[in-house]
A computed fold for a 1544-nucleotide RNA from endosymbiont of Naegleria clarki, annotated as small-subunit ribosomal RNA.
The sequence is in RNAcentral, with records from ENA and SILVA.

RNA sequence: AGAAUUUGAUCUUGGUUCAGACUGAACGCUAACGGCGUGGAUGAGACAUGCAAGUCGAACGAAAUGUAAGGGCAACUUUACAUUUAGUGGCGAAAGGGUUAGUAAGACGUGAGUAAUCUACCUUUUACCUCGGAAUAACGAUUGGAAACGAUCGCUAAUACCGGAUGAGGUAUUCAUUCAAAAGAGUGAAUAUCAAAGUAGGGGACCUUGAAAGAGGCCUGGCGGUAAGAGAAGAGCUCAUGUAGUAUCAGCUAGUUGGUGAGGUAAGAGCUCACCAAGGCUAUGACGCUUAGGCGGAUUGAGAGAUUGACCGCCAACACUGGGACUGAGACACUGCCCAGACUCCUACGGGAGGCAGCAGUCGAGAAUAUUUCGCAAUGGGCGAAAGCCUGACGAAGCGACGCCGUGUGAACGAUGAAGGCCUUCGGGUUGUAAAGUUCUGUUGCCUGAGAACAAGAGUAGAUAAUGAAUAAUUAUGUACAAUGAGUGUAUCAGGAGAGAAAGCACCGGCUAAUUCCGUGCCAGCAGCUGCGGUAAUACGGAAGGUGCAAGCGUUAGUCGGAAUUACUGGGCGUAAAGGGUGCGUAGGCGGAAACAAACGUCAGAUGUGAAAUUACGGGGCUCAACCUCGUAGCUGCAUCUGAAACGGCGUUUCUUGAGGAUUGGUGGAGAGAAUAGAAUUCCAUGUGUAGCGGUGAAAUGCGUAGAUAUAUGGAAGAAUACCUGUGGCGAAAGCGAUUCUCUAACCUUCUCCUGGCGCUGAGGCACGAGAGCAAGGGGAGCAAACAGGAUUAGAUACCCUGGUAGUCCUUGCCGUAAACAAUGAACACUUGAUGUAGAUGGGCUCAACCCCAUUUGUGUCGUAGCUAACGCGAUAAGUGUUCCGCCUGGGGAGUACGCCCGCAAGGGUGAAACUCAAAAGAAUUGACGGGGACCCGCACAAGCAGUGGAGCAUGUGGUUUAAUUCGAUGCAACGCGAAGAACCUUACCUGGGCUUGACAUGGACAGGACGACAUCAGAGAUGGUGUUUCUCCGCAAGGAGCCUGUUCACAGGUGCUGCAUGGCUGUCGUCAGCUCGUGCCGUGAGGUGUUGGGUUAAGUCCCGCAGAUGACGCAACCCUUGUCGUUAGUUGCCAGCGCGUAAUGGCGGGCACUCUAGCGAGACUGCCUCGGUUAACGAGGAGGAAGGUGAGGAUGACGUCAAGUCAGCAUGGCCCUUAUGCCCAGGGCUACACACGUGCUACAAUGGUCGGUACAAAAGGCAGCGAAGUCGUGAGAUGGAGCAAAUCCCAAAAACCGGCCCCAGUUCAGAUUGUAGUCUGCAACUCGACUACAUGAAGUUGGAAUUGCUAGUAAUGGCGAGUCAGCAACAUCGCCGUGAAUACGUUCCCGGGUCUUGUACACACCGCCCGUCAAGUCACGGGAGUUGGUUUUGCCCGAAGUCGUUCACCCAACCGCAAGGAGGGAGACGCCUAAGGUGAGGCUGAUGACUGGGACUAAGUCGUAACAAGGUAGCCCUACUGGAAAGUGGGGCUGGAUCACCU
Repeated sequence: AGAAUUUGAUCUUGGUUCAGACUGAACGCUAACGGCGUGGAUGAGACAUGCAAGUCGAACGAAAUGUAAGGGCAACUUUACAUUUAGUGGCGAAAGGGUUAGUAAGACGUGAGUAAUCUACCUUUUACCUCGGAAUAACGAUUGGAAACGAUCGCUAAUACCGGAUGAGGUAUUCAUUCAAAAGAGUGAAUAUCAAAGUAGGGGACCUUGAAAGAGGCCUGGCGGUAAGAGAAGAGCUCAUGUAGUAUCAGCUAGUUGGUGAGGUAAGAGCUCACCAAGGCUAUGACGCUUAGGCGGAUUGAGAGAUUGACCGCCAACACUGGGACUGAGACACUGCCCAGACUCCUACGGGAGGCAGCAGUCGAGAAUAUUUCGCAAUGGGCGAAAGCCUGACGAAGCGACGCCGUGUGAACGAUGAAGGCCUUCGGGUUGUAAAGUUCUGUUGCCUGAGAACAAGAGUAGAUAAUGAAUAAUUAUGUACAAUGAGUGUAUCAGGAGAGAAAGCACCGGCUAAUUCCGUGCCAGCAGCUGCGGUAAUACGGAAGGUGCAAGCGUUAGUCGGAAUUACUGGGCGUAAAGGGUGCGUAGGCGGAAACAAACGUCAGAUGUGAAAUUACGGGGCUCAACCUCGUAGCUGCAUCUGAAACGGCGUUUCUUGAGGAUUGGUGGAGAGAAUAGAAUUCCAUGUGUAGCGGUGAAAUGCGUAGAUAUAUGGAAGAAUACCUGUGGCGAAAGCGAUUCUCUAACCUUCUCCUGGCGCUGAGGCACGAGAGCAAGGGGAGCAAACAGGAUUAGAUACCCUGGUAGUCCUUGCCGUAAACAAUGAACACUUGAUGUAGAUGGGCUCAACCCCAUUUGUGUCGUAGCUAACGCGAUAAGUGUUCCGCCUGGGGAGUACGCCCGCAAGGGUGAAACUCAAAAGAAUUGACGGGGACCCGCACAAGCAGUGGAGCAUGUGGUUUAAUUCGAUGCAACGCGAAGAACCUUACCUGGGCUUGACAUGGACAGGACGACAUCAGAGAUGGUGUUUCUCCGCAAGGAGCCUGUUCACAGGUGCUGCAUGGCUGUCGUCAGCUCGUGCCGUGAGGUGUUGGGUUAAGUCCCGCAGAUGACGCAACCCUUGUCGUUAGUUGCCAGCGCGUAAUGGCGGGCACUCUAGCGAGACUGCCUCGGUUAACGAGGAGGAAGGUGAGGAUGACGUCAAGUCAGCAUGGCCCUUAUGCCCAGGGCUACACACGUGCUACAAUGGUCGGUACAAAAGGCAGCGAAGUCGUGAGAUGGAGCAAAUCCCAAAAACCGGCCCCAGUUCAGAUUGUAGUCUGCAACUCGACUACAUGAAGUUGGAAUUGCUAGUAAUGGCGAGUCAGCAACAUCGCCGUGAAUACGUUCCCGGGUCUUGUACACACCGCCCGUCAAGUCACGGGAGUUGGUUUUGCCCGAAGUCGUUCACCCAACCGCAAGGAGGGAGACGCCUAAGGUGAGGCUGAUGACUGGGACUAAGUCGUAACAAGGUAGCCCUACUGGAAAGUGGGGCUGGAUCACCU
C1' cells in the first nucleotide's frame, strides 16, 4: 500500500467481498511447563448453608466462674485479682464491599460561585469543666403466648436524663463607624439570650472525715466534656458550557411564570402556602416517544474521526417492589425501623419470620464465566489508653490456554541417497540427513539434599530530652531482651539418572504462500467473493507431498480499518443517484470604499486548573520479557489577568463604484377589458340537376329516387385567426399570434442630476402555475376519450373506416401535477477568437436612403486554453473563483405501506421497513442484427430452353411390421448418401448348435509329439471319432534348437459406449474477396488508422487523394488439358509422290511430305490506332491475328463459422464385456408393405414409331482376361480358339442421312404386370440374380399449388466406355465423343453475398432479448370484525404508615408554686398531603386474528407479444376513460425518435 467481482472487450459510476488489528468472548481439534493478568456480558431471576460490623470494664450497675486472702461449726459469706456474659451508656454501623435497574438531566465532565451554607472524629488557638434533682434497663416477683415477643408490680447506677449558676466567646436587636456600585461584610458599644461529665494514673507538704485501714479535698500530667475561633478534609446548593436518536412527536405549561407576605431548611429558591398579576418555554427543536449510568480511559485509525465504557480509578443511582419518616455531624440508611404489595418459610391456625446487585455456593435461563479454600503474617479500616478484638476489605492459594510474555520437545556427524509410502514419460523422482547408526548436551520434568526475602512496628527493662514542684506519670529518641509468616519447605541453589517423558491445527483454482494421484459423476458435497461438481475435478472425499502458524491452530460473533462508501481534513448533482415548475419575500447566512473609537471574535504572554492510573520518552527491579517501579513530557481543554489591533463583528462619521430614482428617446404575439372584421366548416331555406356520393391497401358500415353528392342565392351558429412567420420578439415560469381602443407592467437607451450600501441569497411562508380532471351556470360549429357499427386478424376489447357523448369554448370556484427540459438553481467577478441575427446608441459616406465602422443589450452557430468517464461544454461555461439555497449516497421492494397535512373527489405533499439480488447504471468500442438507408455482385430475379411435381417402374429415406428387418447420414450442407455391386460369403442383425489362452500376436513354465497329407464314419455344419503314411538341424553322448499339440500363467479379442475427450480426413458459407501482422501516428482505454474517400475492376484489381509506408495469407500469375504455328523423332501410326500386289483393303517395298503420336519452343502484352476519362487507372470501337481484353476448361479453397460429419475406413484417451458384448457354424434377415417424401429411368408420340439401306467418333479396358473368323440356335447364347500382356489383336457405336409403311387412335404410341418356355453365372438362383423368345398389353393424351437446372460447343438430345464384379439389382456413379439451340430490356422486386453508414435494452449475438395477467410452491410485509398484554394521561372512590397542624375531655417523675394549679409533654381523636388498590374514559405501543392485498424468489406451466431495429401503430411523461393481460385511445408536453424531403 491494495485486490476480486457488472462487459465479447473498455473507461467511469457504484455497491458487495477479502487481506490487518483488537475482544471479559464462545465452539471444534489438540495440548509439556512457568510468570503476570483476567473470569456471570444473559434473568436488578429465586435462593439452602456458613461467614461478610463490631468494640469499649480506663463511662455504669449487676451476674457467673476461677484463684488468693480473711470470717464462719457448717451451709455459706466478705475482700482482692483474673476471665466471661447480657443490659444501660459511648463511638462505629452513612465507611469498606456489590450492581447498573432507573436516569437524557436533581446525573456526569470541565470551569466558576456560595457575601445563601453545614461538618462527628483529626490538628491548632482561647476560655471553662460549678451546684443540685428525678428516673430507668439489667435484676427480682407474678403473669400472657406454640413461637416471635410481651404485660403488671418492685429495686438500682452512670460520661443516660433534667434544672440552677457563670459567660472569655457565640447568637439576636438597636446605635456608631470603616469598606463596598448594590445586596451586604468588618469593628465597637448597650440590652437580651446560650454551656459542660467525668474517668484511670502519680504525688511532697497541707486540709476534711474516720478508732484504724482507708476515702475525699488539693497538686499534677494523660484521656474525656463544654463554649468559641482558625485549619485540614468532607458535604449541600447555584451558574455557565459540553454531553444520544427521532419532526411519521409542533406546539407545551395553572405552582405553571413573576410579585407581596408568611412558613420551612444547615442554607438561596414556588421548596410550601395565602393573595395579586398573566405570564413562562419553543424551529439554535419546547413537549412527547425510544435508547442509555457518566467520565478518566479502551479498541482502531497516518490523522481527523468512528466504536466502546470489562478489569483499575473518580462521580452518580439502587439494595425484593412502592411509600414514609426516626436516630444522627452525616441516611430518608445493602446485612436499621414503620406501612402496603408480590413471593418463600414456620405455625398449636390465634399469629409470626425473611430479603446474597457482600464472599463462597445452589437452582434456573443461557453459546458462556471459577473454590461452600487459607490467613489477619503484610497494607488499610472500626472500637479501645493499650494489650487486643473484629474485618469474605485485603493478602494468598485453587480452577479455566480466557489473554499477554517466556522456555522446551534435543545437538553435531551421518548416502547404499536403506526399507516402506506416493508419483512416474518406467529411465526415475520424492518423502530425505529425514531415519537407522556414531559421538555429545542436560533447559524443563523425575529423584535426593540445602534453603531465602516479604518482619516493620508493638511489648518489657534501662538511658537521654521535653513537661511538671517532682528522681512520679506521660511523650519523643536511641539501647538491650525475648517473641510475631497464611502463602511454604515456596523462590532459589547443589548433586544424580536419562534423549530418556513432551506437536498439533488450518490451508494448497484466483484473491493468497503452497500440487499430484485415486474415488465420485450437477450425485455426494464445498463455498468469504468470484464460483467448483453433468466420467480424465490442482475447487467435493481420501492419500502422498507442500505452505503457514505453533502449545496452540481454525471457525463463529462483534468493533475500527481498508471505505475519499456521509467526504471538517476529503465527494458530488447536463447524460451514471442527485437543481426545488417559477417568482416574491421572513428568519438566518454572506456582504462595497475611507476614517475614528472600543476590544466581542482573533492573536501573544503569564497564572490557576486539567486527580492518580493509562499512553509516550529516558532510567531502575524481577536471569530476559510480560509485569512492577521512578522521573520527565503530554493531557490539543476551561477560567482569570495583561497586551496587540491587521482582519471579521459592534458603534460613530464620511464617500459613490453596488442598488435605486429623475430626465430623453425607443421596443415587443407582455397582461386585463371592450368593440369589430374576413376566409373556411357545419346546419337551415329555396332554385338548378340526376344516380350515385363517401371511404379504403382493398372493402364495408354510412348518406341518397322521400332527390343526396355537385352547383347557385339567402340566412344562422360557434370556434379558430392562413399568408406575414423567421433556432425572430416579449414574459419569472406556465405561456403569448386577426384589427382597433382603454388601463397596467417590463426591458433597452441617454448629456446630466438625486438618495447614499438602501445589497445578494433565501429554511418555513405567500403568490403564479400547460393539459387533463372536478363543481355550478351558460354555450356547443368542428374535433373527439367512452360507446356503437364496419373491416383486418388465429383472436383484435387496437392500428384503418363510418358515426358519436363527456370534453374542448365562456363566467365563477377548486385541483397543483408534466420529459413543468437547456434533463444545466440564483447572484457577482475574471479569462484568446470567428461568424449570423433582433433592438438601440454614436460615428463615416450621402441631398436622403442603402451601405460601412464602433459600442451595447438579447438570441444562435463554430471554436482556443481549460474542464470532462467519455459524449461534449467552451464569455448564454459543464473554465477560474466567491456567497447563499435545494438535492444525492447500490438495484429491487417503492414514490409503495402506515401516520399526518391539503383536496368535493380524482388525488397531491411528506415518506419508511421486512425481505431479496451481486449487481443495477453511464459513455464509448468491436461485432451481429433491423419488416433502417446508400452502393455493388451472383442463372438471384427478369428474358428464354428443358424439366421436376401427375403415370408406371428403379432406387434411397421416413413410418409401420418383424425373432431380426444391423449401423450411421437428417434444412440448404441427409434421402441412386457410407455401399466402385447384400443369393452363401460380405454381415456388423436374428434363431439354433458349438469353443473358452481362444479365429489372430508375444513371452514364461511343464508334458508330449514332427508338421502335414490321405481315407472313412456320425452330424445341418462347425466339430468329433477311427485308420494309414511320413520324422528336421547341431552334438560322440547327455542334451539343445526349430516346428506342432495339450495343460497353465501373463494376455488376446470386441463393427461394445463416448465424434460433446481426440488425431486425421471431409462438407458448408465460397473460388465469396476478404482476413490479419510489424513499425509509426491518434485515443486514459477497449480500439482506431492502414482496410475509409473519388473513380475502376471478375477481384482489398489498379490509379488518384489522404500520415502514411511495408510485408504475409487470399485475388491474379506460375501447373495440367484444349485451340494456331514451328522444330525434333517416325513404330504398332500415316500414305502425297515412286514401285509391287489384290475382287477390295498401307496388304508389301519404300518414304516421313501430310494426318497423328509426344517432347521442346513460339504466340496475346490493352502491344498498335481513334475516342472517352483527371495528362491516371480503365472503358468503347477498330486493325492485325488461329485466338482479344482472365481465349475456354480443370487443379488450386485465406483467417475463420457450424461442439457440422465420421470412434463402423484407419489411429487413439477414458469407460465397459472376459465360459462372453469374444470366436466358429447352419439357416434366416438387411429384398417385409395400408402409406408419405426425395432422386432417376421410360413414356404419353408424327421434329414420331416401325421396316430396310448407307455413314461418321472419342476415351477406356483386356491373360482364372478380351476373345476374331467359322458353325448351330428366332434369341439369350452355344461351339470354336486365330490374334493380343496391346497406337499392332479384341470388345465396337447411336442419333444422323436415304427410301417404304403407319395418319392422330389409348393407336403399328407406351411398355408395366402376368403366364409359358429357355440361356448364362455360380457349391447353390425358393425366400432373392440378370438376360432371351412367345403370349399378355396396366397407368399414361404433357401433369394443381409449388419448384429445379442452364448464358455456348452451354442447354437439350444420341450413343460409347470404365470401375466394382463369378453373376447381378447399373435406369446409379465416373468418363468419352456425335448432333447442337433460344434468350439477357434491365436491377423495381424474391434469395444469397460484399462494402460504407445508422439505431440497438442483442454478444449463446433476432432461432436474440423481454413485459404483464393467470396457475403451483415458499418467504417476509400491509389491511382486518376483533382478542389479549405493556406503558401513560385524566375524572371519581377508598386511603396504610408517617411528617406537619389542630385538639374540649384523658394521661404525666424532674421546672415554678405551701397547695390548688401552671408551664411543658404524651397517648388518643380530627384535618391536609399521600403509596398501594378500585372504577370510568382516553393516548401511545407490542403480540395474535377468519379473511384479504400487493411484493420477492422459484422447474423448461398457460395466454398473448407491450418494449429494445422505424420492434413492424416511434417511444416516453402527466392526466382521463376503457380493456383477460401486457396495454389501447383522447388532451397537452418532450426527443432520451429512425428515414426522406424542405429551409437556413